[in-house]
């Protein structure tokens, strides 16, 4: 210098002007407050030019105002409601090398094993196929407690003539040329051929009728007890001639984890409606009536009593509410307000522990809370990048571009999108010293 | 804002769970029939299975990530 790898940061700055939104302060304008003691333009108490408070959110000033992904909603939590006596089992879903971190995780860090790259480094859903079931299409002889198509090897199997060299016939094989110890039958074999993604270790030597872990050496594989390591696992040693291949992101087995729904959760207030109807569950005092039934009895169908809650200092009395409660459906009404709501596993800085993820301590800061949903538009200057022109050069002028995207209860991750710019460490090649 | 589902020929759908050849109806094209058309009969074409990675010998199907479309969810009584 070129080509790369890894990690981190940033996502224009300043000013003017016109706007949006939360909070605080000020000015202005408006408003007395409380009490159940029937009703009432009333009564009582306190206060009374005030102050304080409340409202208006129109005016003035100050101050805060999107992200690294706010996104996808893929995981994990907080929070809220519902369900739930405790524990366990079954079903369903998820995760899957080992150790650590964490509130938790499918996340992160470190290590192990396998694969790729010359290398820095990158990738891996990385438990179990000897518990069982299932699948392995086509091709191929054979696809799962292996098999024998071609080939190789061994043994056996016609008739006639003969000068013993052969010749002829039958039968059979065939690539249709031919062959005749070829062919057929019975065995052996798994070296070689051919099929396939996959054919029951690989290479070499020996061995054999031909072969074969049949024997040996090396490599691979399995088993064993010590050794090192917390462990996954590792290197060496000994033994074994090699053993039932693959698929579990097929069912499944093992280990571990998981109750469901989600801020439109949930709570409160107000307005309006036909304060209605139906179905089902649970709980339930008395009397009368009604309905069903022959009756026993049943029915939250109606009324009265009883009951409960709240208010007042007690009794008493009264008023209001519950006119049992829950869920769903039909029909009806509204499209309002308050809360949850932003101080949190929070940000920044320093020190310490740790290889690291991370943790501990100290100091400091408060940093969006909107709902027809704010955080923006325009102009100027500067800076970065690109193109064109001028200039020997430094540089100058003009034009263009500036991404992905936007909070909606809040956090920790993952994944995906992103114009560009900056920093640090490392690798390879070439050149020079 | 939250939750659920779908994508296969021009259109509407099956196949996916349990992986191996991509199918049906309507439509389209050609021929026969008819004076001509329709109907009928015979034959034919047409698909990156939404996209990209992964598992597997092999993916429309299983797994993961994107893209697009559709549906549901307010409160009162």
């Nucleotide at each position: 210098u070129c080509a790369g790898c890894u990690g981190g940061c940033u996502g224009g700055a300043c000013g003017g002007u016109c706007g949006c939104u939360g909070c605080c302060g000020g000015a202005u304008u408006g408003c007395g407050g409380g009490c159940g003691a029937a009703u009432g333009u009333g009564g009582c108490c306190c206060a009374u030019c005030a102050a304080a408070g409340c409202a208006a959110c129109g005016c003035c000033g100050g101050u805060g105002g999107a992200g690294g992904a706010a996104a996808g909603u893929c995981c994990g939590g907080g929070c809220u409601c519902c369900a739930u006596g405790g524990a366990g089992a079954c079903a369903c879903g998820g995760u899957g090398g080992c150790g650590g971190c964490u509130a938790a995780c499918g996340g992160c860090c470190g290590c192990c094993g396998g694969g790729g790259g010359c290398g820095a480094c990158c990738c891996c859903a990385g438990g179990g196929a000897a518990a069982g079931u299932g699948c392995c299409a086509c091709a191929g002889a054979a696809a799962g407690c292996a098999a024998a198509c071609c080939g190789c090897c061994c043994g056996g199997c016609g008739g006639g003539c003969u000068u013993c060299g052969g010749c002829c016939c039958a039968g059979g094989c065939u690539u249709c040329g031919g062959c005749u110890a070829a062919g057929c039958c019975g065995g052996g074999u798994a070296a070689g051929g051919g099929u396939g993604a996959a054919a029951g270790g690989g290479u070499g030597c020996g061995g054999u009728a031909a072969g074969a872990g049949c024997g040996c050496a090396c490599c691979g594989c399995g088993c064993g007890g010590a050794c090192g390591g917390u462990a996954a696992c590792g290197g060496a040693c000994g033994c074994g001639g090699c053993a039932g291949g693959g698929c579990a992101a097929a069912c499944c087995c093992c280990a571990c984890c998981g109750g469901g729904a989600g801020c439109a959760a949930g709570a409160c207030c107000a307005a309006a409606u036909a304060g209605g109807g139906g179905u089902g569950g649970c709980c339930a005092g008395g009397c009368g009536c009604g309905c069903g039934g022959c009756a026993a009895c049943g029915c939250g169908g109606c009324g009265c009593c009883a009951g409960g809650u709240u208010u007042g200092u007690c009794u008493u009395c009264a008023a209001a509410c519950c006119c049992g409660u829950c869920a769903c459906c039909c029909g009806g009404g509204u499209u309002g307000g308050u809360u949850g709501c932003u101080u949190g596993a929070g940000g920044c800085g320093c020190u310490c522990a740790g290889c690291a993820a991370u943790g501990a301590g100290c100091g400091u800061c408060c940093c969006a809370g909107a709902c027809g949903a704010a955080u923006g538009g325009c102009c100027g200057u500067c800076g970065c990048g690109g193109a064109a022109g001028c200039g020997c050069a430094a540089g100058c002028u003009u034009c263009c571009a500036g991404a992905c995207a936007g909070a909606a209860c809040c956090c920790g991750g993952c994944u995906u999108a992103c114009a560009g710019g900056c920093c640090a460490g490392c690798u390879g090649a070439c050149a020079c010293u | 804002c939250g939750g659920g589902g779908c994508a296969u020929a021009g259109c509407u759908c099956a196949g996916c769970c349990u992986g191996g050849u991509a199918g049906a109806g309507c439509g389209c094209c050609u021929g026969c029939u008819u004076u001509g058309g329709g109907a009928g009969c015979a034959g034919g074409a047409a698909g990156u299975c939404g996209c990209g990675a992964g598992u597997u010998c092999g993916a429309a199907u299983c797994c993961c990530g994107c893209u697009g479309c559709c549906c549901c969810g307010a409160c009162c009584a």
Molecule: RNase P RNA; transfer RNA
Organism: Hyphomicrobium sp.